[in-house]
């Protein structure tokens, strides 16, 4: 990297270096930011996919638990909108609602 599967409306941040960005990309939008952004580090915290205990079932699950293991995660639904569909309203801009996309984590197998 590219494929299959599960989730994505909750939740959880101080300090120090650092310097001017940032919120995946691309277009609009709308936020954070010198009361200091990305990145690094140390601490702390959230959550329960792996993985551990238990039951219950019996070979592939289910539901409870606990957080010492391996991730991931601590502004804003994945910050919203791009397409398709359904409904709704107007001269128009638009509103809601379902799904695809595309992305993140995980865990699986090449």
């Nucleotide at each position: 990297u590219a494929c299959u599967c599960a989730u994505c409306g909750a939740g959880a941040g101080u300090g120090g270096c650092g310097g001017a960005g940032g919120g995946a990309a691309c277009a609009g939008g709308c936020c954070c930011u010198g009361c200091g952004a990305a990145g690094c580090c140390a601490c702390g915290g959230c959550a329960a996919c792996c993985g551990c205990c238990g039951a219950u079932a019996c070979c592939g699950a289910u539901c409870g638990g606990a957080a010492a293991g391996g991730u991931g995660c601590c502004a804003a639904u994945u910050c919203c909108u791009g397409c398709u569909c359904c409904g709704g309203a107007u001269g128009a801009u638009c509103c809601g609602g379902a799904g695809a996309a595309a992305g993140a984590u995980g865990a699986g197998a090449a």